[in-house]
Context: one part of a larger RNA
């Protein structure tokens, strides 16, 4: 000297781009954050249109008895609907967002293997979809209950769920050939036997079902190597090492389990304790190195603490179940509810960190054939000089070197061309007009924003530290080892260039100083 998610003290004009609970992984009022498909399905509402039926007004004839005439209204039936909000079903809530509490470990970087393995949704090929059944929810009834929520009987539908048929390729188990490896084996060709599918709906164009292989994509596991401190931690270990069999697993393995052997690791630092998510990357440095893991990307681990499966291609699942415990609500006392380390927001801790904002216009997600529809992801606004950059706070002339101010050897000298005066000029801000790009036909939250034009006034915008040496900048009063100053080294006991004021110099500027940390 450089850095910083900073923080304090003084000041504080604008605008860009970034940034912003580093403490209490502490509790959480309120809202929003996952829904999406009616071209799966069977009722229900609602609205339009049409049929029928009942009804019987206006209005018109009347011989005044009545006749034509048929609106409103109600009912039942059909068709339609960019309607609705429950059900059943399909997708999707495992992506995106949050957090760093565990973790010193194949977590995480790297480079390799899987001849030991899984992939919904896409892409490619192949082969197909025959014909049957029982059910259930909605929904109606009785019915329990303070309410969560249930029970019982009865109907119904599906792309829902069971059996059959079929079987080229799959898969099981057998026996044969040839090729070829990396030990288990792998890879192709033929064969007889057994095993397991399938859905439909269409606005008729399509979209969908089922089985196989093959890609793409994302996963899984193994293994080399690297990955802080302590020995004032020296021995740890019993499913522990191996083996053999058998469960399991989408797969290899002490993954689990019986039996058999006694191994296994450790001074090249095991066990123990402490402390940490890890990496591109970031700060520093000339480099080697040190130091850091805030934003931005990847990789992991966690969701009030602890365990558990469940469904599913994927989960042991933040906004899913279920058990235990803490809390904190509700209750008729029987019993229930929830879980912001998602956006905002609250208390509380703190030296300290922000709006309960707008829009789905972009961008990318999820569902649908679409039209859309959701989306606190994102986009954007607000708040903070919390950093980085860039602008301004005017410019030229102006010496009687004015006035005032400090000084002073009383002659001066310094502020100082600074003011004043006089000539301009409008960057920013204010006013007023115009006005975008970002958007493919339409659609713009941002936003009458950016920007551009005109008019107007020098007006509405300067502070902070410091000045004995390091260190660039000195003088005058006051104070008298007293106030006080100090980053070292030291000033201060009557002339203080080192406290305090002052006016003045150097410095840096809308910031300047101090604190902490780190090179």
């Nucleotide at each position: 000297g450089g850095a910083u998610g900073a923080a304090c003290g003084c000041u504080g004009g604008c605008g860009g781009c970034g940034u912003g609970c580093c403490u209490a992984a502490c509790a959480c009022a309120u809202g929003c954050c996952u829904u999406c498909c009616g071209a799966g399905c069977g009722a229900a509402g609602c609205a339009a249109u049409u049929u029928g039926a009942a009804g019987g007004a206006a209005a018109u004839c009347u011989u005044c008895g009545g006749g034509u005439a048929g609106a409103a209204u109600u009912c039942a039936g059909a068709u339609u609907g960019a309607c609705u909000g429950a059900g059943c079903g399909g997708c999707g809530g495992a992506c995106g967002g949050g957090u760093g509490a565990g973790u010193a470990a194949c977590g995480c970087g790297u480079g390799g293997g899987u001849a030991a393995c899984c992939u919904g949704c896409c892409u490619c090929a192949u082969a197909c979809a025959g014909g049957g059944g029982g059910a259930u929810a909605a929904c109606a009834g009785u019915u329990a209950g303070a309410a969560a929520u249930g029970a019982c009987u009865g109907c119904u539908a599906a792309u829902a769920c069971c059996g059959c048929a079929u079987a080229a390729g799959a898969c099981c188990a057998c026996a044969g050939c040839a090729c070829c490896g990396c030990a288990u084996g792998g890879u192709g060709c033929a064969g007889g036997g057994g095993u397991a599918a399938a859905a439909a709906c269409u606005c008729c164009g399509g979209u969908g079902g089922u089985a196989u292989g093959a890609g793409a994509u994302g996963g899984a596991c193994c293994c080399g190597c690297g990955u802080c401190u302590g020995a004032u931690u020296a021995g740890c270990u019993a499913g522990u090492u191996g083996g053999u069999a058998a469960g399991g697993u989408a797969a290899a393995g002490g993954c689990u389990u019986a039996c058999c052997a006694a191994g296994g690791c450790g001074a090249c630092g095991a066990u123990c304790a402490g402390u940490a998510g890890c990496c591109g990357a970031c700060c520093u440095g000339a480099g080697a190195g040190g130091g850091u893991g805030a934003c931005c990307g990847g990789c992991c681990a966690c969701a009030u603490u602890g365990g558990g499966a469940c469904u599913g291609a994927g989960a042991c699942a933040c906004g899913g179940c279920c058990c235990a415990a803490a809390c904190u609500c509700c209750u008729a006392c029987g019993g229930g509810a929830g879980g912001c380390a998602g956006c905002a927001g609250u208390g509380g801790g703190g030296a300290a960190u922000a709006u309960u904002g707008c829009a789905c216009a972009a961008u990318g997600g999820g569902g649908g054939a679409a039209a859309c529809c959701c989306u606190g992801a994102u986009g954007c606004a607000g708040c903070g000089a919390c950093g980085c950059c860039g602008c301004g706070u005017g410019a030229g002339c102006g010496a009687u070197g004015a006035a005032g101010u400090a000084u002073u050897u009383c002659g001066g000298u310094a502020u100082g061309u600074a003011a004043a005066g006089c000539u301009c000029u409008a960057u920013c801000a204010g006013c007023a007009g115009g006005g975008a790009a970002g958007a493919a036909a339409a659609u713009g939250a941002c936003g009458g924003u950016a920007c551009c034009u005109g008019a107007c006034u020098a007006a509405g915008a300067a502070g902070c530290a410091c000045c004995g040496g390091c260190u660039a900048a000195a003088u005058a009063c006051g104070u008298g080892c007293c106030a006080g100053c100090a980053g070292c080294c030291g000033c201060g006991g009557u002339a203080a260039u080192a406290c305090g004021u002052a006016g003045g110099u150097g410095g840096c500027g809308a910031g300047c100083g101090u604190u902490a940390u780190c090179c």

Model confidence (mean pLDDT): 84 of 100. Small-subunit ribosomal RNA, 5' domain from an uncultured bacterium, 519 nucleotides, folded computationally. It matches the Rfam family "Bacterial small subunit ribosomal RNA".